[in-house]
């Protein structure tokens, strides 16, 4: 120092101005925001992973329709978005220019920012302990 157990901690930002209008932080003009790992070099838009919704399985209740509950990513379907120039050994990562995206349910009116499930999970960081190599 590395792997392995246990176990504790942490783990998502962002509507400000104006405009219509009975109503919008939801239209529109103009702002703002950007998890986890990877990368020859710093990444919302390269590879990948996560958390929602759906799917699919068990169960239990029901005459059923269906409904609750638990599990399941060897289910990726909703699921998404980058391009010129410049340095440079390297960079869709820097640096300049212009561009795109952004679960789901709610609302006097259509949401990446408001309010919820979520005081929830969670990529994953990190610490402590333990005995093996």
């Nucleotide at each position: 120092c590395g792997a392995c157990a246990u176990u504790c901690u942490c783990a998502g930002g962002g509507c400000g101005g104006g405009g219509c209008g009975a109503a919008a932080u939801u239209c529109c003009c103009c702002a703002c925001c950007g998890g986890u790992g990877g990368u020859c070099a710093c990444a919302g838009c390269c590879c990948a992973c996560g958390a929602g919704c759906g799917g699919c399985c068990u169960u239990u209740u029901g005459c059923g329709a269906a409904a609750a509950a638990g599990g399941u990513g060897u289910c990726a379907g909703c699921a998404g978005a980058c391009c010129c120039g410049g340095c440079g050994a390297a960079a869709u990562u820097c640096c300049g220019g212009g561009g795109c995206c952004g679960a789901c349910g709610g609302u006097u009116a259509a949401a990446g920012u408001c309010c919820g499930g979520a005081u929830g999970g969670a990529a994953g960081a990190g610490g402590a302990u333990g005995g093996u190599c």